[in-house]
RNA sequence: AAACCGAAAGGGCAAAUCUUGAGCAAUCAAGAUACGCAAAGUUCCAGCGGAGUACCACUCGGAAAAGUCGGGUACACCGGGCUGAGCUGCCGAU
Numbered sequence: 001a002a003a004c005c006g007a008a009a010g011g012g013c014a015a016a017u018c019u020u021g022a023g024c025a026a027u028c029a030a031g032a033u034a035c036g037c038a039a040a041g042u043u044c045c046a047g048c049g050g051a052g053u054a055c056c057a058c059u060c061g062g063a064a065a066a067g068u069c070g071g072g073u074a075c076a077c078c079g080g081g082c083u084g085a086g087c088u089g090c091c092g093a094u
Stems, first nucleotide, its partner, number of pairs: 005092002012037002017032006035081001041087003045084003048079003052075005060067001
């Protein structure tokens, strides 16, 4: 020096809720406020979850239609405080 590890010190972020705005929605941004977090910094690369649009078949319904339960395919969106992985990073007890 680096790695592992996470005491102390200096700090950092900000769950849920409320207000305002954007969006069909999931959700996002700002302010207040803190549940928590040693990467709760960052990247949708892999997986996982969520919300839409279109089409297909199907349960219920009925004269028919609207509607309705879940399913499949395609498109494109959201989530990093879902997991893994990549990159970057403060301090230095053990």